[in-house]
RNA sequence: GAUAAAGGCAAACCCGUCGUGAGGCGGGGACGCAGAGCAAGGGGUCUCCCGAGGGAGACAGCCCAGCCGCCGAA
Numbered sequence: 001g002a003u004a005a006a007g008g009c010a011a012a013c014c015c016g017u018c019g020u021g022a023g024g025c026g027g028g029g030a031c032g033c034a035g036a037g038c039a040a041g042g043g044g045u046c047u048c049c050c051g052a053g054g055g056a057g058a059c060a061g062c063c064c065a066g067c068c069g070c071c072g073a074a
Base pairs, nucleotide, nucleotide: 001071008033009032013028014027015026016025017024018023031061037067038066041064042063043062044059045058046057047056048055049054050053
């Protein structure tokens, strides 16, 4: 962080599968992404259980902080 190039990821939706669920994974598919890589620490949103403030979870493509990294003009 460019109207560059190489390479990359993949929303909705559909199919399969796992989960009570939020959702995960695989295939198809591209709305988009310069960290749409990793990672639930803080906030936020969502789900389930017990019941009145607790417990267990999901989301990194909502924001902040952390870690590692590709290309690179002026």